About this RNA: Small-subunit ribosomal RNA, 5' domain from a metagenome, 508 nucleotides, folded computationally. Rfam family: Bacterial small subunit ribosomal RNA. Rfam links the family to the GO terms ribosome and structural constituent of ribosome.

[in-house]
Context: one part of a larger RNA
RNA sequence: GGAUGAACGCUAGCGGUGUGUUUAAGGCAUGUAAGUCAAGCGAACUCUAGACUUUGUCUCGAGUUAGCGGCGAACUGGUUAGUAACACGUGGGUAAUGAACCCCAAAGACGGGUAUAACUUAUCGAAAGAUAGGCUAAUCCCCGAUGGUCCCUAUUAUCUUAUGUUUAAUAGGGUAAAGCUUCGGCGCUUUGGGAUCAGCCCGCGGCCUAUCAGCUUGUUGGUGAGGUAAUGGCUCACCAAGGCUAUGACGGGUAGGUGGUCUGAGAGGACGAUCACCAACUAGGGCACUGAGAUACGGGCCCUACUCCUACGGGAGGCAGCAGCUAAGAAUCUUGCGCAAUGGACUAACGUCCGACGCAGCGACACCGCGUGACUGAAGAAGCCCUAUGGGGUGUAAAAGUCUUUUAAUUGGGAAGAAGCCUUUAUUGGUUGACGGUACCAGUUGAAUAAGGGGGGGCUAAUUACGUGCCAGCAGCAGCGGUAAAACGUAACCCCCAAGCGUUAUCC
Numbered sequence: 001g002g003a004u005g006a007a008c009g010c011u012a013g014c015g016g017u018g019u020g021u022u023u024a025a026g027g028c029a030u031g032u033a034a035g036u037c038a039a040g041c042g043a044a045c046u047c048u049a050g051a052c053u054u055u056g057u058c059u060c061g062a063g064u065u066a067g068c069g070g071c072g073a074a075c076u077g078g079u080u081a082g083u084a085a086c087a088c089g090u091g092g093g094u095a096a097u098g099a100a101c102c103c104c105a106a107a108g109a110c111g112g113g114u115a116u117a118a119c120u121u122a123u124c125g126a127a128a129g130a131u132a133g134g135c136u137a138a139u140c141c142c143c144g145a146u147g148g149u150c151c152c153u154a155u156u157a158u159c160u161u162a163u164g165u166u167u168a169a170u171a172g173g174g175u176a177a178a179g180c181u182u183c184g185g186c187g188c189u190u191u192g193g194g195a196u197c198a199g200c201c202c203g204c205g206g207c208c209u210a211u212c213a214g215c216u217u218g219u220u221g222g223u224g225a226g227g228u229a230a231u232g233g234c235u236c237a238c239c240a241a242g243g244c245u246a247u248g249a250c251g252g253g254u255a256g257g258u259g260g261u262c263u264g265a266g267a268g269g270a271c272g273a274u275c276a277c278c279a280a281c282u283a284g285g286g287c288a289c290u291g292a293g294a295u296a297c298g299g300g301c302c303c304u305a306c307u308c309c310u311a312c313g314g315g316a317g318g319c320a321g322c323a324g325c326u327a328a329g330a331a332u333c334u335u336g337c338g339c340a341a342u343g344g345a346c347u348a349a350c351g352u353c354c355g356a357c358g359c360a361g362c363g364a365c366a367c368c369g370c371g372u373g374a375c376u377g378a379a380g381a382a383g384c385c386c387u388a389u390g391g392g393g394u395g396u397a398a399a400a401g402u403c404u405u406u407u408a409a410u411u412g413g414g415a416a417g418a419a420g421c422c423u424u425u426a427u428u429g430g431u432u433g434a435c436g437g438u439a440c441c442a443g444u445u446g447a448a449u450a451a452g453g454g455g456g457g458g459c460u461a462a463u464u465a466c467g468u469g470c471c472a473g474c475a476g477c478a479g480c481g482g483u484a485a486a487a488c489g490u491a492a493c494c495c496c497c498a499a500g501c502g503u504u505a506u507c508c
C1' cells in the first nucleotide's frame, strides 16, 4: 500500500447493486416451510333441476369432505459437528452393476376370487389413543390362462479386446397386465434401446508433528458358502502365515474438499463468507421398514439427556428450514407481501401447494454513483489570530448582485417485467403484477433541505501564540514534558481524506 461476512469512536443528505450469528452443531414460545389427484374407489353432506303418490322416494347436474388407492414426500432448504478418507479434485475402469418419471421400438392386456379401511355396533382410557363384532369398493390384494428374442438349468458349437452373464441352436422348467374418459385421449404389462441419474473399483494430486518407530488377528492371502443391483474378509467355516513401514506405517494435533477469493511484477503466500459442484450431518447413539431411490431434517422403532402435559396409570416434542425468542459474544436483520415471474410436486386440463424463489423492511457492513451550488464581487468590511505596532493572516472567503434547480418539497401523468389462460369461423375479443401509484417523465417553489473526521517534531503532507512546568499528559518506533515545548492542553492557521474519517484485529 491492498484486503475483510468485521467491530469500536466521532459524524451523517440521497440512490443503485451486493451483503448480514465468523461465538454456543447451546436451548427454544408462536406461526408457517409438502402436498396433490373426485377423469382410480366406495361413502357422507350441501346446493340445483326434474319425475312419481304430497310427508317421502328415485334420477340428472355442480360442489365439499375424512378414508382406501396412486404419485410426490430421497427433490428443494439449512449447517460444517464429524471426516486426513477414494471424502474431494482430476483421469480412467465396470467382461462386477442398478434405475421410478421421460423418449424410441416390438408384442400384449383373457378368465375368476375374498379381503379391508371408511361406515356401523359395543367396550376401555383423563388424554394420546386402543380393542372386538358386522357391512362394502377399487388402478388394493390373490389364483389360473396365454406369451417372447425375458429368466433359470443342462448340452453342443461359435467368437473376442480380457474364457465371458458373447453369439447361435436344442431340451426341460418358470414369470405379465387395470382400468378411467367430456371419446380427443390418458393410463396398465413384458422385452430391447436411449437420455439422464446413481453404486462400486483404480492411477495421480493437495495440512502439521519422529519430544509418535514399530503397527496389524478378519489382520494378509486361499478354498467353499452366505449376502448384495454388483466386485470384495462385506460376513462366516476351514486352511496357510502373512500384510504395512524412514518414499514415514501406527499414533497425536488440526481441518469439510473443489471451482475460486485476497495479495503479489511473477514465483509464491494466506484464506475457502456470499455464488456453483461434491461430501457429511439434521438433540446424542443405534436399528431396520417402505420404496426405483433413504438406513429418510419437518416418517417409524429402541436407548440416553433435556423440555412440556397428566386424573400419576400414562403420554407429547426435536428451528444446523423462514421469521422470531433466549443465552453466549466486540458483533450480525422483519414473528413482512406474493405465487405476477423463474423453478419444483401432483393433475387429462383448469388449477392447488411451495418461508424454493420473486419482492419489500432493517444495518454507511461493502462497492459504485450523485449532491451539499455556479458566476461576478475590495489592494481587501467586521470578528478572531499573529505582530518588529508599520503591518500580516483568515480572504473572493463573507456581505452584495446575476443565474441554475441535480437533490428536496409539492402537483399531474405513469411503465417494462406477460409467457400464458379463457373465448372466437377468424392473430376475434377478453383477462392475469407481490413489487407499486414504485421506477421514470412533465410542471411549480426556492440556494432553498444536506460536512465531517483525523493530523501538523522526524519517519510523513501540513506552524504560530498562549497555558502548563518530569506535573497534567502524549506515544506506532526512537522518544517528548524539570519556565520561552513547532511532540502535552487550548486557539488561530495549515495538510490529508470526505458521507465518511480514524482506531483495533487478521492476511499478503
Stems, first nucleotide, its partner, number of pairs: 001508004006504005013370006019363002021328001026326003030323003035071003040068002043065005049059004078281003088205007097198003102194007110144004119134006150174008159164001179186002207253003214244003219241008256278004260271004283304005306317004334360001336359003342356001343354004373403004383394004408445006417435001420431003452497005458477002463492005473480002